[in-house]
Molecule: transfer RNA
Organism: Candidatus Gracilibacteria bacterium CG17_big_fil_post_rev_8_21_14_2_50_48_13
């Protein structure tokens, strides 16, 4: 350079043929409960779905381009 793949919550990831409210496990915070932690439970914070634009009533999902990463070819030395 050229091809595939991935990117969603602090971490690990799901999310179907576009569709009505973006989830799950861990982890954090609060209460329960205990003499007092773990541990169990229950309620809760935390996302503008890697960035920009286009399609379309509608985008996490389809298209272009970019940035990041992991692999495979390619070429110089």
């Nucleotide at each position: 350079g050229g091809g595939u793949g991935u990117g969603u919550a602090g971490c690990u990831c799901a999310g179907c043929u576009g569709g009505u409210u973006a989830g799950a496990g861990c982890g954090c915070g609060a209460c329960a409960c205990u003499g007092a932690u773990a541990a169990u439970g229950u309620c809760g914070a935390g996302g503008u779905c890697g960035g920009a634009g286009g399609u379309u009533c509608a985008a996490g999902u389809c298209c272009u381009c970019c940035c990041a990463u992991a692999c495979c070819c390619a070429c110089c030395a």